This is a predicted structure of a 681-nucleotide part of an RNA (large-subunit ribosomal RNA, domain II) from Photobacterium sp. Rfam family: Bacterial large subunit ribosomal RNA.
Context: one part of a larger RNA
RNA sequence: UCCUACGAGUUACUCCUCAUUGGCAAGGUUAAGGUUUUAAGGACCGGAGCCGAAGCGAAAGCGAGUCUGAAUAGGGCGAAUAGUCAGUGGGGGUAGACGCGAAACCUUGUGAUCUACCCAUGGCCAGGUUGAAGUUUUGGUAACACAAAAUGGAGGACCGAACCAGUAGACGUUGAAAAGUCUUUGGAUGAGCUGUGGGUAGGGGUGAAAGGCCAAUCAAACUGGGAAAUAGCUCGUACUCCCCGAAAUGCAUUUAGGUGCAGCGUCGUGGUUGAGUUUUAUAGAGGUAGAGCUACUGAUAGGGCUAGGGGGCUUCACCGCCUACCAAACCCUGACAAACUCCGAAUGCUAUAAAAUAUACACGGCAGUGAGGGCAUGGGUGCUAAGGUCCAUGUCCGAGAGGGAAAGAACCCAGAUCAUCAGCUAAGGCCCCCAAAUGUAUGCUAAGUUGAAUAAACGUUGUGCGAUUGCAUAGACAGCUAGGAUGUUGGCUUGGAAGCAGCCAUUCAUUUAAAGAGUGCGUAACAGCUCACUAGUCGAGCGAUCGUGCGUGGAUAAUAAUCGGGCAUUAAGCAUACUGCCGAAGCUAUGACAUCCUUCGGGAUGGGUAGGGGAGCAUUCUAUGGGCGUCGAAGGUGUGAGGUGACUCAUGCUGGAGCGCAUAGAAAAGCAAAUGUAGGA
Numbered sequence: 001u002c003c004u005a006c007g008a009g010u011u012a013c014u015c016c017u018c019a020u021u022g023g024c025a026a027g028g029u030u031a032a033g034g035u036u037u038u039a040a041g042g043a044c045c046g047g048a049g050c051c052g053a054a055g056c057g058a059a060a061g062c063g064a065g066u067c068u069g070a071a072u073a074g075g076g077c078g079a080a081u082a083g084u085c086a087g088u089g090g091g092g093g094u095a096g097a098c099g100c101g102a103a104a105c106c107u108u109g110u111g112a113u114c115u116a117c118c119c120a121u122g123g124c125c126a127g128g129u130u131g132a133a134g135u136u137u138u139g140g141u142a143a144c145a146c147a148a149a150a151u152g153g154a155g156g157a158c159c160g161a162a163c164c165a166g167u168a169g170a171c172g173u174u175g176a177a178a179a180g181u182c183u184u185u186g187g188a189u190g191a192g193c194u195g196u197g198g199g200u201a202g203g204g205g206u207g208a209a210a211g212g213c214c215a216a217u218c219a220a221a222c223u224g225g226g227a228a229a230u231a232g233c234u235c236g237u238a239c240u241c242c243c244c245g246a247a248a249u250g251c252a253u254u255u256a257g258g259u260g261c262a263g264c265g266u267c268g269u270g271g272u273u274g275a276g277u278u279u280u281a282u283a284g285a286g287g288u289a290g291a292g293c294u295a296c297u298g299a300u301a302g303g304g305c306u307a308g309g310g311g312g313c314u315u316c317a318c319c320g321c322c323u324a325c326c327a328a329a330c331c332c333u334g335a336c337a338a339a340c341u342c343c344g345a346a347u348g349c350u351a352u353a354a355a356a357u358a359u360a361c362a363c364g365g366c367a368g369u370g371a372g373g374g375c376a377u378g379g380g381u382g383c384u385a386a387g388g389u390c391c392a393u394g395u396c397c398g399a400g401a402g403g404g405a406a407a408g409a410a411c412c413c414a415g416a417u418c419a420u421c422a423g424c425u426a427a428g429g430c431c432c433c434c435a436a437a438u439g440u441a442u443g444c445u446a447a448g449u450u451g452a453a454u455a456a457a458c459g460u461u462g463u464g465c466g467a468u469u470g471c472a473u474a475g476a477c478a479g480c481u482a483g484g485a486u487g488u489u490g491g492c493u494u495g496g497a498a499g500c501a502g503c504c505a506u507u508c509a510u511u512u513a514a515a516g517a518g519u520g521c522g523u524a525a526c527a528g529c530u531c532a533c534u535a536g537u538c539g540a541g542c543g544a545u546c547g548u549g550c551g552u553g554g555a556u557a558a559u560a561a562u563c564g565g566g567c568a569u570u571a572a573g574c575a576u577a578c579u580g581c582c583g584a585a586g587c588u589a590u591g592a593c594a595u596c597c598u599u600c601g602g603g604a605u606g607g608g609u610a611g612g613g614g615a616g617c618a619u620u621c622u623a624u625g626g627g628c629g630u631c632g633a634a635g636g637u638g639u640g641a642g643g644u645g646a647c648u649c650a651u652g653c654u655g656g657a658g659c660g661c662a663u664a665g666a667a668a669a670g671c672a673a674a675u676g677u678a679g680g681a
Base pairs, nucleotide, nucleotide: 001681002680003679004678005677006676011095012094013093015092016091017090018089019088020087021086022085023084024083027051028050029049033045034044035043036042037041055062056061065077066076067075068074098236099235101233105226106225107224109222110221116200117199118198119197120196121195122194123193124192125190127159128158129157130155134151135150136149137148138147139146163187164186165185168183169182170181171180202218204214205213206212239616240615241614242613243612244611249262250261251260252259253258263369264368265366266365267364268363269362270361276357277356278355279354280353281352282351283350284349290343291341292340297337298336301333302332303331304330306327308326309325310323311322312321313320372397373396374395375394376393377392378391379390380389381388402413403412404411417592418591419590420589422588423587424586428582429581430580431566432565433564437579439578440577441576442575443574444573450568451567458553459552460551462550463549464548465547466546467545468544469543470542471541479537480536481535482534483533485510486509487508490504491503492502516531520529521528593606594605595604596603597602617670619667620666621665622664623663624662625661627659628658635654636653637652638651639650640649641648642647
C1' cells in the first nucleotide's frame, strides 16, 4: 500500500413541542389491577389520576374580568371557545446519547530478585617502588637537644594485573547488544570491591544532590476499580435520483476558533387598502465631489503701506534720524483645509403617478452560518509600501464547470438537465506547433526594438513628419590657398605681466579687402600655433529653434537560455482603416427526461458546498398470500439485455440444498478514508 470481515444519530421515558393519520368532542382518556380467551396475543371491566372547558393578583381575594391606583382615569395580563387520546414522523430534554481519543484526579492493592541507602554475616585485592614514627649503635651534650649509620614498615602514598569504573575517538544505529565492541583512559589497602540473608513503599522511600533511583516505566511507580471521567478540541461518520439553496454580518458574552437573539436558507399554512422589485415622470429633504475664501474660522508665498519690537547713529536727558532685520492691522497679486463654507452637483434616499414584472409579508417546523477572500471604485491607517490592515458600494471565488490570458480560485468572455460527426457568435485569434488571412491599403521601425508582465531621471548630429526663422548665383555652408597689420610691451600691478595671472576703461585711433588693446593652446616672460574677420578658388543649397512618431544609451541576481516554442525584417513588429474566417457546455436547430405554472394550445425552469424538502433501490428477519428447487436452490465466475440511478432480469459453466415473489411490519440496514480494529498478501 492493497484485499476480506467488523466499524459511528441508537434505545428508554406517565417528559416538552410541532406536523401528520385516525377515534370521540365541551369534553377526551384510562393506569395499576380484575374477569374471560383460541393464552408472549385479544376482548370486556376498572374513572384512581391526567389534560382541557377562566382568568388576574405576591397574597387575602374577586371573577369575564382582574391587578395597579384615590379613581368610574390610563396601563398590564386575560375574555369574544377546541380540546383530548392513540399511531407515525421532525426537533428538544434527561440519560455515556453519533463513534474513537487525553494529559490528569480519587481509591484498593502489588513491588527494593533492577537500582538507592542501611543492618547482619562472609569473601577478594599478582608483582614492583618509596621508606614516616619508633628502636639500636656510634658521635655529641654537664644532662638534654642534635647528627650519622643501621633497623623498622606507616600511608584515603607511587607504578601496575585481577576487580571496579567509563575519559576520548572510531565502529555500531531495521545493532551481535532496547546502551554494546575495539583502541585509549581513571581507581586499584580504601569514603575500596563483592557474595548471601534482611530493612525502608508512592506525596512515600532512598539520594557524597543528577529531580537521580524505586523491576527496559519516575517533576510522583505499577495493578484493579470510580469509568463509557471530562474534552466549547482534532479526526471519522457508509446506497441512489429529483427541487430549492445560504453564511463568514449586527448586538451581547471570563467573549473572541464557543454560544444566545436578529439577519440570510428551506418546508408547511395563511390571507390583504398588492404591500416587493425595476423603469420613467414629478415633488422634496440634504451639504459629499467640485469650487471658493476682502463670506466666516484657521493656515499661507511675494510686494506695498505702516503700528509695535530688534539693531545702528545721536543726546546729560527727553526728542530725533536710518534700517536688503522681525512684524499686527490694511491694500495688491497668488494659493491651502477631515473636524472652514458666500456656494454646490451627479448618484443615493423619501413620497406620488403610470407601466412592466412576480414577488413581498405574517405565523409555525427544521437548519447551517457568525475564520471569509480577490478585483474595481470612495476613504481611514501605513511610506498615496505590502498578496498589509479597517470600513463603504459593486462584483466574482467561496458553492461555478466551459472558452481566452503558455501554465493560474476570483482578470476578459460566458452561467454546464441529457444526446447530436448540425449552424451562428463572444472574449480572443487566423506562418508552423494550433482551428482560421503568409488578407487588402498607407506609413513607421533596423534596435530582433518588438512579437501578451516591467523601467526612470538625464543624455542622443539614429531616423520620419510638421511649424517658425536666418544666409545664399551681387556665389552662401564645408574644404583648400593667402592675409590676420600699426601706435603698442595700452595704463596699473608685479621679480616678470609683451592680446591671453589680476585690476582699470568713451577697449581708442591708424593703415586697410580684412584684422579684438584679442577666442583658445603655449612661454618664467618673450617667442610660437590658432580663432574672430577678409580676399581668392569651388558652384547649390546651407544653418538655427520649437513640436511630434518610432528608435538608442542609462539596463546589474542568484539551477540553462528563450517572444509559450519554432522562428519572423516593405514582418509573422508598431500605427491607422477595411473585408473575410476560426472560436465556448453562450445562442440556434433536432430529439428526450424532470420540476413548476397553465387560458390545456403551451410557457418557463433544471451549476451548486453547508443545509432544508421530496421520491426510491438494496440487505437481514417477521406475518399473510402464492411459488421455485437433485430434471439442480443459495453462492462463485462469464455473457447478453433493461432502468435517469441505487440496481434488476435472462442465460452458459461451476456448485450441491435450500431460496425467491407480492403486500405489510421490524431493523445489530449500505464504508474509501477515523496515524480505525483483526486476519491475509

Notes
Its mean pLDDT, the model's own confidence on a scale to 100, is 85. Lineage of the source: Bacteria > Pseudomonadati > Gammaproteobacteria > Vibrionaceae > Photobacterium.